[in-house]
RNA sequence: UGCGGGAUCGUCUAAUGGUAGGACAGUGGUCUUUGGAACCAUCAAUCGGGGUUCGAAUCCCUGUCCCGCAG
Numbered sequence: 001u002g003c004g005g006g007a008u009c010g011u012c013u014a015a016u017g018g019u020a021g022g023a024c025a026g027u028g029g030u031c032u033u034u035g036g037a038a039c040c041a042u043c044a045a046u047c048g049g050g051g052u053u054c055g056a057a058u059c060c061c062u063g064u065c066c067c068g069c070a071g
Base pairs, nucleotide, nucleotide: 001070002069003068004067005066006065007064010024011023012022013021018054026042027041028040029039030038047063048062049061050060051059
């Protein structure tokens, strides 16, 4: 430099163009002699910019970063 893949709550991982969900972690509560476990509730995210569309995490363009392959 070229080609391919990837970026979503703190972490991991889903989501036919139509309410952004789950698990773990965190916080609060119930329970317990205490702790743990269990249960309930709660907190929290679409890499940046632009475009298409009634509607974009998803499609298109561009940038940044990461991984792989080739030179």
Model confidence (mean pLDDT): 80 of 100. Transfer RNA from Candidatus Woesebacteria bacterium RBG_13_46_13, 71 nucleotides, folded computationally. Taxonomically the source falls in Candidatus Woeseibacteriota (Bacteria, Bacteria candidate phyla). Rfam family: tRNA. Rfam describes the family as follows. Transfer RNA (tRNA) molecules are approximately 80 nucleotides in length.